[in-house]
Context: one part of a larger RNA
RNA sequence: UUGGGUUUAAAGGGUGCGUAGGCGGGAUAUAAGUCAGUGGUGAAAGUUUGCAGCUUAACUGUAAAAUUGCCGUUGAAACUGUUAUUCUUGAGUGCAAAUGAGGUAGGCGGAAUGUGUAGUGUAGCGGUGAAAUGCUUAGAUAUUACACAGAACUCCGAUUGCGAAGGCAGCUUACUAGAAUGCAACUGACGCUGAGGCACGAAAGCGUGGGGAUCAAACAGGAUUAGAUACCCUGGUAGUCCACGCAGUAAACGAUGAAUACUAACUGUUUGCGAUAUACAGUAAGCGGUACAGCGAAAGCGUUAAGUAUUCCACCUGGGGAGUACGUUCGCAAGAAUGAAACUC
Numbered sequence: 001u002u003g004g005g006u007u008u009a010a011a012g013g014g015u016g017c018g019u020a021g022g023c024g025g026g027a028u029a030u031a032a033g034u035c036a037g038u039g040g041u042g043a044a045a046g047u048u049u050g051c052a053g054c055u056u057a058a059c060u061g062u063a064a065a066a067u068u069g070c071c072g073u074u075g076a077a078a079c080u081g082u083u084a085u086u087c088u089u090g091a092g093u094g095c096a097a098a099u100g101a102g103g104u105a106g107g108c109g110g111a112a113u114g115u116g117u118a119g120u121g122u123a124g125c126g127g128u129g130a131a132a133u134g135c136u137u138a139g140a141u142a143u144u145a146c147a148c149a150g151a152a153c154u155c156c157g158a159u160u161g162c163g164a165a166g167g168c169a170g171c172u173u174a175c176u177a178g179a180a181u182g183c184a185a186c187u188g189a190c191g192c193u194g195a196g197g198c199a200c201g202a203a204a205g206c207g208u209g210g211g212g213a214u215c216a217a218a219c220a221g222g223a224u225u226a227g228a229u230a231c232c233c234u235g236g237u238a239g240u241c242c243a244c245g246c247a248g249u250a251a252a253c254g255a256u257g258a259a260u261a262c263u264a265a266c267u268g269u270u271u272g273c274g275a276u277a278u279a280c281a282g283u284a285a286g287c288g289g290u291a292c293a294g295c296g297a298a299a300g301c302g303u304u305a306a307g308u309a310u311u312c313c314a315c316c317u318g319g320g321g322a323g324u325a326c327g328u329u330c331g332c333a334a335g336a337a338u339g340a341a342a343c344u345c
Base pairs, nucleotide, nucleotide: 004316005315006314007299008298012313014200015199016198017197021193022192023191025087026086027085028084029083030081032080033079034076035075036074037073038072039071040070041069047065048064049063050062051061052060053059090190091187092186093185094183095182096181102176103175104174105173106172107171108170109153113149114148115147116146117145118144119143120142124135125134161168162167205246206245207244208243209242210241215239219235220234221233222232257312258311259310260309261308262307265290266289267288268287269286270285271284272283273282294301295300318345319344320343327338328337329336330335
């Protein structure tokens, strides 16, 4: 490389948009590819086969084949292509009534926590397996009133919903994006995938400026212990929060790439549609559970496939060395991306 694979054995890119490329619905025409017939050419020698000649063989002669190609010409029209016309089922637009923690910005709310001030009140509080460090007669803890601050939103709440993923939850306003359903008015293949590229991307981290209630790496002290650079306790700084910028990684997981078609059923639920109706059975799209066929090494998957097929992309090829070294690109840095070999089993 081929073949074979990628839920768990090595292997699906964190996610989307999209360039090139690859692939692509129905009808008519065309005839470049394709297929058939035919003409020319494809030197000789050589090769293969038949026959013949030297006693045989090597060798030689002769005839045929092969020369899978190229050029012309006459046709075919299934498939691919091309151009033109056309169609509506793929895709999109429109209209209608619903829907959701989708996003951004502003405003507001109560509980809790901490702190401050004032009152009541007196000797403890706190913490643990037990303690101690710590706080407290300069009046703590507890309790009442008032005030301030920052952060997070109890119940509702649900294998509920929304989002491409990361993720999103108090209430409300403005702006804004999308999917689904129904109608079938419009466009008429406008589609799928997507190397590079661009954008988004939890937490921690970095830069500048704010903020700082809680919690809390580091750090300090108290315990435990043989020791205890830990687990437990008392404190506590970065950080946690906001704005702007960077970083670009996660068990970024469904450890399962995207799209399309097909392949028993049953059951719960969300949003629509139909229907006079809360009954009902049907239907579309989602989110779950069981399960036939089938698949699988098994666990299991099973119309949300890991089944049956097609298209496109990404990735894998024994363990360690190693996601290391070197080089390059990016970054303020931390580091990220790309990514070996020797050697060894």
Small-subunit ribosomal RNA, central domain from an uncultured bacterium, 345 nucleotides, folded computationally.
The full RNA is in RNAcentral, with records from ENA and SILVA.